[in-house]
Context: one part of a larger RNA
RNA sequence: UGACGGGGGCCCGCACAAGUGGUGGAGUAUGUGGUUUAAUUCGAUGCUACGCGAAAAACCUUACCUGGGCUUGACAUCCCGUGCUAACCUAUGAAAGUAGGCGUUCCCUUCGGGGACGCGGUGACAGGUGCUGCAUGGCUGUCGUCAGCUCGUGUUGUGAGAUGUUGGGUUAAGUCCCGCAACGGGCGCAACCCUCAUUAUUAGUUACCAUCAUUAAGUUGGGCACUCUAAUAAUACCGCUUGGCUAUAAGCCAGAGGAAGGUGGGGAUGACGUCAAGUCCUCAUGGCCUUUAUGCCCAGGGCUACACACGUACUACAAUGGAUGAUACAAAGCGUUGCAAGCUCGCGAGUUCAAGCUAAUCGCAAAAAAUCAUCCUCAGUUCGGAUUGGAGUCUGCAACUCGACUCCAUGAAGCUGGAAUCACUAGUAAUCGUUGAUCAGCAUGCAACGGUGAAUGCGUUCCCGGGCC
Numbered sequence: 001u002g003a004c005g006g007g008g009g010c011c012c013g014c015a016c017a018a019g020u021g022g023u024g025g026a027g028u029a030u031g032u033g034g035u036u037u038a039a040u041u042c043g044a045u046g047c048u049a050c051g052c053g054a055a056a057a058a059c060c061u062u063a064c065c066u067g068g069g070c071u072u073g074a075c076a077u078c079c080c081g082u083g084c085u086a087a088c089c090u091a092u093g094a095a096a097g098u099a100g101g102c103g104u105u106c107c108c109u110u111c112g113g114g115g116a117c118g119c120g121g122u123g124a125c126a127g128g129u130g131c132u133g134c135a136u137g138g139c140u141g142u143c144g145u146c147a148g149c150u151c152g153u154g155u156u157g158u159g160a161g162a163u164g165u166u167g168g169g170u171u172a173a174g175u176c177c178c179g180c181a182a183c184g185g186g187c188g189c190a191a192c193c194c195u196c197a198u199u200a201u202u203a204g205u206u207a208c209c210a211u212c213a214u215u216a217a218g219u220u221g222g223g224c225a226c227u228c229u230a231a232u233a234a235u236a237c238c239g240c241u242u243g244g245c246u247a248u249a250a251g252c253c254a255g256a257g258g259a260a261g262g263u264g265g266g267g268a269u270g271a272c273g274u275c276a277a278g279u280c281c282u283c284a285u286g287g288c289c290u291u292u293a294u295g296c297c298c299a300g301g302g303c304u305a306c307a308c309a310c311g312u313a314c315u316a317c318a319a320u321g322g323a324u325g326a327u328a329c330a331a332a333g334c335g336u337u338g339c340a341a342g343c344u345c346g347c348g349a350g351u352u353c354a355a356g357c358u359a360a361u362c363g364c365a366a367a368a369a370a371u372c373a374u375c376c377u378c379a380g381u382u383c384g385g386a387u388u389g390g391a392g393u394c395u396g397c398a399a400c401u402c403g404a405c406u407c408c409a410u411g412a413a414g415c416u417g418g419a420a421u422c423a424c425u426a427g428u429a430a431u432c433g434u435u436g437a438u439c440a441g442c443a444u445g446c447a448a449c450g451g452u453g454a455a456u457g458c459g460u461u462c463c464c465g466g467g468c469c
Stems, first nucleotide, its partner, number of pairs: 008469006015460002019424005026315008034306002042053002064301007073125001077124002079121005088101005106115003127290002130288003136284002138279003141275001143273001148187006154163003167178003193267004198234007208223002212221002237261001240255001242254004317417001321376006333364003338357002342353001345350001383414001388409007430452007
């Protein structure tokens, strides 16, 4: 100077408390450990690993295993020879390939040749998801969106250092005010950026419809008022002839006005540094190792195993519910190798034909919970849906290992969960559905979108984390 203390003071945070809903018990999904295995590829391991890398493991992916092959190589550059290539056929094979047949067709040209491409050869080399993240770059997590971290000059101390940055107030904030041997500056804070909420202007097609016609229908004529779209502006600043508190300060409390009030809500944004944190398997890269193999091609298998243990989710245990029928209201997306209306057939998953749409025009598309009516009447049930049998649909060379979905039948555990533990302060929790990325197919995961919509907060003694003295 720091760090630490079951030392003291001050302060903050869903940290506790006050509440709401869960996890921990059941079944399933998924990840991990362990075990097993020819292989179950590798990494991630308290918070900060465990629905994580992986925004898609049937083949491919794929790195693993078994077997079959190749050795200048699947890929790059250089040198020499040759001018054959592609495609097709035959044999063999699981394929990769191997052997043979058929085939003869690139461009430029000064006709010497050159280029592209293929094959053969020689070696320089290629190759490596091999090792080291404790040799590294880059990127990332975390403390933490916490309010801190520092510098110049000056002053001070023998010096390490201190001062500034402490103190009195205040703030979400080292935010600001006042004071002060300090005076200033920088990185952070805030603001500038995006979005939502209000208004104006501009512009009205594919959006909209007040007035006038018209129609089954904003369907058509018409209109740009309204909605909306999308560009530009305005608005909020403790600004106010308001009141109170405070030091006539900074500021705090209340009020008015206002769409919005004290950072208006949300996002992006992450200081100096910490953890030899994570990543050599995104990529790059030093060193080491490998070179008829630790490289490359292929088929099949594995990553999907299963006495068990843990994490994260989904579905439930029911009447605030289940079932059947009727009926209403979103937002945000996506679509030409695509989205597909409508018709036909099928109980259904789907199927046949097929309009429209490169999309504010057409389609996905039905929103669901909600509402209304009827049944069920507290039961392992008209709850719950695991599991299993049978029959199918779709994608795809191919669903056996190992896909999703449909129908019929089957109808397991489960009656609210021990110790313990998690999230959340408002359009939030809870609950309900919708869309997208990945993607041939496959979502209880992830990323977004809207609908309905609470309870509680006395307070800071205690637990955890953090800041200042």
Source information
The prediction has a mean pLDDT of 83. Small-subunit ribosomal RNA, 3' major domain from an uncultured bacterium, 469 nucleotides, folded computationally. Its Rfam family is "Bacterial small subunit ribosomal RNA". Rfam links the family to the GO terms ribosome and structural constituent of ribosome.